[in-house]
This is a predicted complex of two RNAs, RNase P RNA and transfer RNA, with 410 nucleotides together. Rfam match: Bacterial RNase P class A. The prediction has a mean pLDDT of 79.
RNA sequence: CAAGCCAGACCGCCGCUGGUGCGAUCGCCGAAAGGCGGCACUGGAGGAAGGUCCGGACUGCACAGGGCAGCGUAGCAGCUAACGGCUGUCCACCGCGAGGUGAGGAUCAGAGCAACAGAGACGAGUCCCGAUUCGGCGCAAGCCGGGGCGGGGGUGAAACGGGCAAUCUCUACGCGCAGCAACACCAAAUAGGCACACGACGAUCUGGCCCGGGGAGUGUGCGGGUAGGUGGCACCGAGCCGCGCAGUGAUGCGCGGCCCAGAUGAAUGGCGGUCACGCUGCGGCGUUUGAAAGAACGCCGCAGUGCACAGAAUCCGGCCUAUCGGCUCGCUUC
RNA sequence: GGGUGCUUAGCUCAGCCGGCAGAGCGGCGCCUUUACACGGCGUAGGUCGGCGGUUCGAACCCGUCAGCACCCACCA
Numbered sequence: 001c002a003a004g005c006c007a008g009a010c011c012g013c014c015g016c017u018g019g020u021g022c023g024a025u026c027g028c029c030g031a032a033a034g035g036c037g038g039c040a041c042u043g044g045a046g047g048a049a050g051g052u053c054c055g056g057a058c059u060g061c062a063c064a065g066g067g068c069a070g071c072g073u074a075g076c077a078g079c080u081a082a083c084g085g086c087u088g089u090c091c092a093c094c095g096c097g098a099g100g101u102g103a104g105g106a107u108c109a110g111a112g113c114a115a116c117a118g119a120g121a122c123g124a125g126u127c128c129c130g131a132u133u134c135g136g137c138g139c140a141a142g143c144c145g146g147g148g149c150g151g152g153g154g155u156g157a158a159a160c161g162g163g164c165a166a167u168c169u170c171u172a173c174g175c176g177c178a179g180c181a182a183c184a185c186c187a188a189a190u191a192g193g194c195a196c197a198c199g200a201c202g203a204u205c206u207g208g209c210c211c212g213g214g215g216a217g218u219g220u221g222c223g224g225g226u227a228g229g230u231g232g233c234a235c236c237g238a239g240c241c242g243c244g245c246a247g248u249g250a251u252g253c254g255c256g257g258c259c260c261a262g263a264u265g266a267a268u269g270g271c272g273g274u275c276a277c278g279c280u281g282c283g284g285c286g287u288u289u290g291a292a293a294g295a296a297c298g299c300c301g302c303a304g305u306g307c308a309c310a311g312a313a314u315c316c317g318g319c320c321u322a323u324c325g326g327c328u329c330g331c332u333u334c
Numbered sequence: 335g336g337g338u339g340c341u342u343a344g345c346u347c348a349g350c351c352g353g354c355a356g357a358g359c360g361g362c363g364c365c366u367u368u369a370c371a372c373g374g375c376g377u378a379g380g381u382c383g384g385c386g387g388u389u390c391g392a393a394c395c396c397g398u399c400a401g402c403a404c405c406c407a408c409c410a
Stems, first nucleotide, its partner, number of pairs: 001330001003328004008275007016044007026037004046309001050320002053318005058179004065211004070175005075089005090104001091102004105170002110168002112164002127153003130149001132147006183231004193222006205213002224409003239258008277306013335406007344359004353390001361377005383399005
C1' cells in the first nucleotide's frame, strides 16, 4: 500500500418474541371481525440493520401506448434482474514505489461567459523594445512621422490560439407516475349533511402538457363517524454454505448440503460463574538511562471496569457515511 | 415507515441564469431635549450550516454530512 476476516467464548438460572407438531373444541379478551391461553421441539440483529443517494422486485393507476417538455448517464469492452454499481483495459493526474484518483463524448453545428489587472479579453490589437520599409531633416552618426511584420517585454488563469460543456446546447442511451401510511379484504359507527367551483362543448383519472384511452361525478372548505382486525409479510428466495468447471476478472454453469429474525407503545434481555483480551489503579521483580531522586519499557500478582459505531420494520442488489480494538495473507520503500 | 422544502448580520428576509454580499428592524457614537421618547447624521457587525469537488474565480453548479420545518390513516 492492497485484499479479506472478527466484533468475546462456554455453562447455569430467570425472562421476552416468532415457527412447527401434538392435544383440547374447553376457557379468556372483544360490540364484532378477530386474537390469546397448554405441552414438546426449535429460530431470534448488523457490517453497516444507518443516510434514503441510486437501481430493481411487488402493488395500484387500463395490459403503461405515441409525441413534446423534463430528468439522468457518458473513453472502450464486458458482468448483471437492473443501476449513477462492479470488472478488465486505454488515457490523464498524484506517488520513489507497491498503488491511488478521475461526472474522461462533442467547442470544425450554434449561442453564452471571462471580475481585477492590462494598450488590448474573443470583435482582435500596438503600450514599450526590436528588425524592416517609405517620407522629411541632417555632411554623418542619427532624429521625427507613417505603413506593414508579429520576434521579445509587461498584465493576467488565459493574449487568434485556446479555455469553461458539474453554462445553455448537440449526439448516443435510459427513465410513464406513485409508493407497503402502496394495495386487497373484514368489522363497527354516522347528520351518508351544508356552501362554493368545474362537468356529456367530456370534468375528475391515466400525478407536467398534447394525442390516444376512459365515461359521471369531481375538487376545496366547514361539519360528522371510526382510529379495530386480517392479508400483503417472512421457509423457497436475483437465498446461504462447500466443491468442481469456464473466464485475466466482475460473474456464470453444474453437483451436494441447509432453511436462516420478524414486531406493530414495536421481541432479540438480565443475573451468577469460568476462561481469553483491552484499559485504569496499586504492589513486587527485571532491563535501559541517571551521581541520586526519578523516568521509560517488559513480566507477574491483586482490585475495578467491559466501554466502538450502532440496532431490523415490505423485500433485495449497490453506493455513501459512522466505527474502540484485534487477526490473517500478499506486495512496496527504508 | 414514506415524501417535500429550508439553512445568508443579533432578528426577519433579498441576492434570478458564477465576477468586491445587501435591505428593514435592532446595537453603538454624536446632534437635538432640562431629561426621555420621536427625529437627524455617522458607524460597527458575515467561516453565506460543515467538508470536499468543478472552475482562473463558488452564497450561487455538483457530491456528502449535520440541523430545522412541513405533508401522508380509514369511512362515507